RNA sequence: AAGACCCCACGCGGAAGAGAGCGGCACAUGAUGCCGCCGCCGAAGGCGCAACCGCCCCGGAAACGCUCAGGCCAAAGGACCGCGAGGGGAUGA
Numbered sequence: 001a002a003g004a005c006c007c008c009a010c011g012c013g014g015a016a017g018a019g020a021g022c023g024g025c026a027c028a029u030g031a032u033g034c035c036g037c038c039g040c041c042g043a044a045g046g047c048g049c050a051a052c053c054g055c056c057c058c059g060g061a062a063a064c065g066c067u068c069a070g071g072c073c074a075a076a077g078g079a080c081c082g083c084g085a086g087g088g089g090a091u092g093a
Base pairs, nucleotide, nucleotide: 003091005089006088007087008086010084011083012082013081014080019038021037022036023035024034025033026032039072040071041070045068046066047065048064052060053059054058
């Protein structure tokens, strides 16, 4: 130095769950917008416990839980997975 490994962002592909709910108003009459009401979902985010992990003082911590937010035709979004190239870290014959 390359490369195994870790992290970050980018592009592509895959990606679930849950009322096309009820009422009112508006209007372009709808799968729309706003307000209210109940019923639900968890895989953006956020929060909580903690299995577990570490450099063990203290930290990092879930696909578990809560549903504040978000979502409940489709679209959008979407944790996570795969591929690609880039940046950083670390190790390093």

Glycine riboswitch aptamer from a Beijerinckiaceae bacterium, 93 nucleotides, folded computationally. It was read from a public genome assembly, where an Rfam model found it. The prediction has a mean pLDDT of 77.